About this RNA
This is a predicted structure of a 93-nucleotide RNA (Glycine riboswitch aptamer) from a Sphingomonadales bacterium.

This record gives sequence, structure tokens and C1' cells, in this order.
RNA sequence: GCGCGGGAGAGUGUGACGGGCAGGGGGAAACCGCUGGCGUCACCGCCGAAGGAGCAAGCCGCCCCCGGAAUCUCUCAGGCAAAAGGACCGCGC
Repeated sequence: GCGCGGGAGAGUGUGACGGGCAGGGGGAAACCGCUGGCGUCACCGCCGAAGGAGCAAGCCGCCCCCGGAAUCUCUCAGGCAAAAGGACCGCGC
């Protein structure tokens, strides 16, 4: 590096718009768009385990100084039903 398996946290939040999927309603019909769900965007709240940044606290170097990297810290990115992704772990090549 490749294959297989495992692999956490935090919203099914609010609003707007769209479409018309399910149910209901109106209509002769086209259609309308109430509730739920779906998609996009915005806002608020939150999470840390892609990536990125930092060494303030804590940790390690016995202590200070100084240095170090992380699963610590930040939350830019990413994420907050499931799926996917996923640091890292195990097995095989």
C1' cells in the first nucleotide's frame, strides 16, 4: 500500500423556498397545497476520530527552564436518523 472484519460522538432543531412521494380535503377536470415525509438554502444549538492548526491547561522527557507529539486543545474544514465516511485496531498478502 491492497483485501477482509471491527470502529465513537453530537439535531430526525427552527424558518424560507422547491417539488408533489404518502394520507386527507376542495374542484367536473386541469389543478390547489393542509399534515407528514423528501430536497436546497439560511439561522440557532451541538460533536471530534478524515484533513488542518496550536502547545494555554493537562501528559511525557524525574522537577524549573526548555523541548515533544497525540485519541490533548481549537473547531477552519468535516459531521450531528440510517447509509456513506471515519482516526485507530485485528487478520491476510
It was read from a public genome assembly, where an Rfam model found it. Its mean pLDDT, the model's own confidence on a scale to 100, is 76.